[in-house]
Molecule: Bacterial small signal recognition particle RNA
Organism: Armatimonadota bacterium
RNA sequence: GGUCGGGUCCGGCGCGACGGAAGCCGUCGAACCCCGUCAGGUCGGGAACGAAGCAGCGGUAAGGCGUCCCUUUCGGGUGCCGCCGACCGCCCGGCCGGA
Repeated sequence: GGUCGGGUCCGGCGCGACGGAAGCCGUCGAACCCCGUCAGGUCGGGAACGAAGCAGCGGUAAGGCGUCCCUUUCGGGUGCCGCCGACCGCCCGGCCGGA
RNA backbone atom coordinates (compact mmCIF):
# COMPACT_ATOMS: atom_id res chain seq x y z
C1' G A 1 0.00 0.00 0.00
C1' G A 2 -3.80 -3.57 -1.34
C1' U A 3 -7.54 -6.99 0.18
C1' C A 4 -10.92 -9.55 3.55
C1' G A 5 -13.49 -9.69 8.22
C1' G A 6 -15.28 -7.40 12.83
C1' G A 7 -16.49 -2.92 15.57
C1' U A 8 -17.88 2.39 15.78
C1' C A 9 -20.64 6.49 13.36
C1' C A 10 -25.53 7.62 9.94
C1' G A 11 -30.42 6.04 7.87
C1' G A 12 -34.51 2.55 7.20
C1' C A 13 -37.41 -1.88 8.50
C1' G A 14 -38.56 -5.39 12.34
C1' C A 15 -38.69 -7.67 17.41
C1' G A 16 -38.57 -7.24 22.72
C1' A A 17 -38.10 -4.54 27.54
C1' C A 18 -39.30 0.18 30.03
C1' G A 19 -42.54 4.59 30.68
C1' G A 20 -47.33 7.27 29.47
C1' A A 21 -52.51 6.91 27.66
C1' A A 22 -56.88 4.07 26.45
C1' G A 23 -59.72 -0.46 26.35
C1' C A 24 -61.04 -5.12 29.08
C1' C A 25 -62.06 -6.80 34.31
C1' G A 26 -63.64 -5.73 39.50
C1' U A 27 -65.85 -2.13 42.73
C1' C A 28 -68.45 2.42 44.04
C1' G A 29 -71.99 5.22 41.66
C1' A A 30 -78.98 8.64 39.86
C1' A A 31 -84.18 11.20 46.42
C1' C A 32 -86.62 12.96 41.31
C1' C A 33 -85.51 14.95 35.97
C1' C A 34 -82.46 6.30 33.66
C1' C A 35 -84.77 1.21 33.25
C1' G A 36 -87.26 -2.94 35.70
C1' U A 37 -90.03 -4.73 39.89
C1' C A 38 -93.05 -1.94 42.71
C1' A A 39 -94.81 -3.40 49.76
C1' G A 40 -97.65 0.50 51.98
C1' G A 41 -100.76 4.17 50.54
C1' U A 42 -103.52 7.10 46.39
C1' C A 43 -107.03 7.30 42.22
C1' G A 44 -111.20 4.95 39.01
C1' G A 45 -115.01 1.16 39.87
C1' G A 46 -121.09 -1.62 43.09
C1' A A 47 -117.50 -5.44 42.45
C1' A A 48 -113.98 -8.13 39.64
C1' C A 49 -110.11 -5.62 38.36
C1' G A 50 -107.41 -1.56 36.40
C1' A A 51 -104.22 3.03 36.44
C1' A A 52 -100.46 6.17 38.06
C1' G A 53 -96.62 5.37 41.33
C1' C A 54 -93.29 6.99 46.63
C1' A A 55 -90.02 4.04 49.70
C1' G A 56 -87.22 -0.52 49.19
C1' C A 57 -84.66 -3.94 46.00
C1' G A 58 -82.14 -5.16 41.29
C1' G A 59 -79.67 -3.34 36.93
C1' U A 60 -77.33 0.61 34.39
C1' A A 61 -75.32 5.86 32.42
C1' A A 62 -71.96 9.96 33.11
C1' G A 63 -67.96 9.69 36.36
C1' G A 64 -64.56 8.01 40.47
C1' C A 65 -61.29 4.15 42.58
C1' G A 66 -58.23 -0.40 41.92
C1' U A 67 -55.30 -4.20 39.32
C1' C A 68 -51.53 -8.18 37.75
C1' C A 69 -52.67 -10.58 33.00
C1' C A 70 -54.48 -9.54 27.99
C1' U A 71 -55.40 -5.89 23.67
C1' U A 72 -54.53 -1.11 21.17
C1' U A 73 -51.71 3.33 20.80
C1' C A 74 -47.71 6.95 21.76
C1' G A 75 -42.56 7.82 23.22
C1' G A 76 -36.95 7.77 23.27
C1' G A 77 -28.95 9.03 24.60
C1' U A 78 -34.36 1.87 25.47
C1' G A 79 -31.39 -3.21 23.86
C1' C A 80 -22.98 -5.64 24.53
C1' C A 81 -31.13 -7.58 19.54
C1' G A 82 -31.80 -9.07 14.05
C1' C A 83 -31.74 -7.60 8.69
C1' C A 84 -30.70 -4.13 4.76
C1' G A 85 -28.51 0.27 2.92
C1' A A 86 -25.12 4.45 3.18
C1' C A 87 -20.09 5.98 4.59
C1' C A 88 -15.04 3.96 3.06
C1' G A 89 -13.80 8.60 8.26
C1' C A 90 -11.73 6.03 12.68
C1' C A 91 -10.26 1.44 15.71
C1' C A 92 -8.93 -4.03 15.91
C1' G A 93 -7.43 -8.56 13.50
C1' G A 94 -5.95 -12.00 9.24
C1' C A 95 -3.57 -12.53 4.41
C1' C A 96 -0.56 -10.67 0.26
C1' G A 97 2.99 -7.31 -1.84
C1' G A 98 6.67 -3.27 -1.46
C1' A A 99 10.34 -0.16 1.23